[in-house]
RNA sequence: ACGGUCGAUGCGGGAGAGUUCGACGUCGUAGAGACGAGCGAACACCGAAGGAGCAAUCCUCCCCGACAAUCUCUCAGGUACUCGUACCGCAUCGAACGG
Numbered sequence: 001a002c003g004g005u006c007g008a009u010g011c012g013g014g015a016g017a018g019u020u021c022g023a024c025g026u027c028g029u030a031g032a033g034a035c036g037a038g039c040g041a042a043c044a045c046c047g048a049a050g051g052a053g054c055a056a057u058c059c060u061c062c063c064c065g066a067c068a069a070u071c072u073c074u075c076a077g078g079u080a081c082u083c084g085u086a087c088c089g090c091a092u093c094g095a096a097c098g099g
């Protein structure tokens, strides 16, 4: 001093999925009804925080074991907005490696 790899930080981009009932409150009525992103319940839905599982393959006589995800599960999380989110780009710092 260069390149890529890994990790951290900052900035930017970044999806998906809800309905019903009830109480309460506000407005309003002859009766109805409307709203409330807050409360309770039921069933349903999403997958891109995290978590778990498996193939090829490797090892072995066999068993066992190792081993991936954006796949699967939905434990957790989520289903107005906000926050957050895997992943991508840029910048900075650090580590080891290569030249």
Base pairs, nucleotide, nucleotide: 002098003097005095006094007093008092009091010090011089012088013087018043019042020041021040022039024036025035026034027033044079045078046077050075051073052072053071057066058065

The RNA shown here (Glycine riboswitch aptamer) has 99 nucleotides and comes from Cryobacterium sp. SO1.
Its mean pLDDT, the model's own confidence on a scale to 100, is 76.
The same sequence occurs in records of 2 taxa.
It matches the Rfam family "Glycine riboswitch aptamer". Rfam describes the family as follows. This family represents the bacterial glycine riboswitch. Rfam links the family to the GO term glycine biosynthetic process.